[in-house]
Molecule: c-di-GMP-I-GGC riboswitch aptamer
Organism: Chloroflexota bacterium
């Protein structure tokens, strides 16, 4: 230095609830942790989810605009600590 992850030292927070913003998916503050070594960042691929619109025929698919999710899944850029191997 790289792989990895023991240990300190700080960090994030799912769900749930109460404010708010959105048509919605969902973001944001607050509370409040199941978790997380990148659960920091970025929608490039793949996924899922939400509006609209077409077709299609019967309530499903399918294809298009838009747009959410980074705590699905790769990929990319950054980043503390140093035990064992």
């Nucleotide at each position: 230095g790289a792989a990895c992850g023991a240990a300190c030292u700080g960090g994030c927070a799912a769900a749930c609830c109460c404010g708010u913003c959105g048509u919605a998916a969902g973001g944001c503050g607050g509370g409040g942790a199941c978790g997380c070594a990148a659960a920091g960042c970025c929608a490039c691929g793949g996924g899922u989810c939400c509006c609209g619109c077409g077709c299609u025929g019967g309530u499903u698919g399918c294809g298009c605009c838009g747009g959410a999710c980074a705590g699905c899944c790769g990929g990319g850029c950054u980043g503390c600590c140093g035990a064992a191997u």